Record summary: This is a predicted structure of a 73-nucleotide RNA (transfer RNA) from Flavobacterium sp. The organism belongs to Flavobacterium, within Bacteria. The prediction has a mean pLDDT of 83. It matches the Rfam family "tRNA". The family's RNA type in Rfam is transfer RNA. Rfam describes the family as follows. Transfer RNA (tRNA) molecules are approximately 80 nucleotides in length.

[in-house]
RNA sequence: GGGCUUGUGGCGCAAUCGGAAGCGCGCAACGUUCGCAACGUUGAGGUAGUGGGUUCGAAACCCACCAGGUCCA
Numbered sequence: 001g002g003g004c005u006u007g008u009g010g011c012g013c014a015a016u017c018g019g020a021a022g023c024g025c026g027c028a029a030c031g032u033u034c035g036c037a038a039c040g041u042u043g044a045g046g047u048a049g050u051g052g053g054u055u056c057g058a059a060a061c062c063c064a065c066c067a068g069g070u071c072c073a
Base pairs, nucleotide, nucleotide: 001072002071003070004069005068006067007066010025011024012023013022019056027043028042029041030040031039049065050064051063052062053061
């Protein structure tokens, strides 16, 4: 320098190639306990790597850039 691939709550990951974001763990409150853990209930937390474009509508499609991984040189 070039090809491929990944980027979604604090962490790990989903979302049938467009109708608008969910699961597990974690966190908080409450219940249960003398207390802790475990369990149960409820809740907070993400405008999706950045910036543009297409579209009535984009996590998804297109372009550029950034970062990680991998291969080639």